[in-house]
RNA sequence: GACAAAGGCAAACCUCGUGAAAGCGUGGGACGCAAAGCUGCAGGGCCUGACCUUCCCCAAGAAGAUGGCAGCCUGGCCACCGAA
Numbered sequence: 001g002a003c004a005a006a007g008g009c010a011a012a013c014c015u016c017g018u019g020a021a022a023g024c025g026u027g028g029g030a031c032g033c034a035a036a037g038c039u040g041c042a043g044g045g046c047c048u049g050a051c052c053u054u055c056c057c058c059a060a061g062a063a064g065a066u067g068g069c070a071g072c073c074u075g076g077c078c079a080c081c082g083a084a
Base pairs, nucleotide, nucleotide: 001081008033009032013028014027016025017024018023031071037077038076039075042074043073044072045069046068047067052064053063054062055061
């Protein structure tokens, strides 16, 4: 980062599985992506709340991550091509 080339990934939704949940995996499927490759033990933000802790007279409920999101942002690391 191009009306280039070769490719790559795969949103929503659906199938099956897993989890308390967020979510993740699997197959289909393409909304899109120049890093939509990796990093959650780099920082921020967001989501969930079973167990546990605190609040509440009990309960309900609320708050809290050690659970998660990299296709939320910044950073770090690796990577194809080669016009301006």
The RNA shown here (c-di-GMP-I riboswitch aptamer) has 84 nucleotides and comes from a soil metagenome.